Record summary:
Predicted 3D model of a 109-nucleotide RNA (Guanidine-I riboswitch aptamer) from Xanthobacter aminoxidans. It matches the Rfam family "Guanidine-I riboswitch aptamer". About the family: This family represents a conserved RNA structure found upstream of the ykkC and yxkD genes in Bacillus subtilis and related genes in other bacteria. Rfam 15.1 lists 1,509 matches to the family in 1,281 species. Taxonomically the source falls in Xanthobacter (Bacteria, Pseudomonadota, Alphaproteobacteria, Hyphomicrobiales). The coordinates come from a structure-prediction model, not an experiment, and the mean pLDDT is 81. The sequence was found by an Rfam model in a public genome assembly.
RNA sequence: CGAGUUGGUGGCUAGGGUUCCGGCAUCGAACGAUGCGCUGGUCCGAGAGCUGCCACCGCGACGGGAGACAUCCGGCGCGGGUGCACGGCGGGAUAAAAGCCCGGGAGAC
Numbered sequence: 001c002g003a004g005u006u007g008g009u010g011g012c013u014a015g016g017g018u019u020c021c022g023g024c025a026u027c028g029a030a031c032g033a034u035g036c037g038c039u040g041g042u043c044c045g046a047g048a049g050c051u052g053c054c055a056c057c058g059c060g061a062c063g064g065g066a067g068a069c070a071u072c073c074g075g076c077g078c079g080g081g082u083g084c085a086c087g088g089c090g091g092g093a094u095a096a097a098a099g100c101c102c103g104g105g106a107g108a109c
Stems, first nucleotide, its partner, number of pairs: 007054006015044002020041002022038001023036005055082001056080005062074003084104001086107001090102003
């Protein structure tokens, strides 16, 4: 200097706004209308949060073919979060916003 790998997914939470429900206020005979994110329910939701499963890695013995080993295939048991991870402005989607997406980006160390 160059290349590859450092994984996928479900549930939950931090967080988020306001389409629906609910709440409050006003108008109204009523159906309802308008306004207000407002403790909440529905909803969205983490690369750097939690957790489950799968994949992967290590160790162990076992089975199959073969010719004892090696190699190949198969499942089983135990272990491993599986390197490290500070991060704007601005833009995008959705009803709207966000730790969502742009993005492990720009940048910093």